[in-house]
Overview: RNAcentral holds the sequence, with entries from ENA and MGnify. The RNA shown here (transfer RNA) has 73 nucleotides and comes from an Anaerolineales bacterium. RNAcentral records the identical sequence in 2 taxa. Its Rfam family is "tRNA". Gene Ontology term of the family: triplet codon-amino acid adaptor activity. The family's RNA type in Rfam is transfer RNA. The coordinates come from a structure-prediction model, not an experiment, and the mean pLDDT is 81.
């Protein structure tokens, strides 16, 4: 140096170009309990890695830059 993968919530992942971007853990509040844990409920929690392009419409398609992590000389 080329080439591929990969970057979405505190963490672990889901999301055909189309509805409001969800789940499961963790956190918090509440029920429940003599207190706990457990288990029920209920909100909150995101500028989808940045920038630019296509398109009526981009998490999702191009192009660049960035960070990881694999080949390969």
């Nucleotide at each position: 140096g080329c080439g591929c993968c990969u970057g979405u919530a505190g963490c672990u992942c889901a999301g055909c170009g189309g509805a409001u971007a969800g789940a499961g853990c963790a956190g918090u509040u509440g029920c429940c309990u003599u207190c706990g844990a457990a288990g029920c409920a209920a909100a909150a929690g995101g500028u989808c890695g940045g920038g630019a392009g296509u398109u009526c419409g981009a998490a999702u398609c191009u192009c660049u830059c960035c960070a990881g992590g694999c080949g390969u000389a």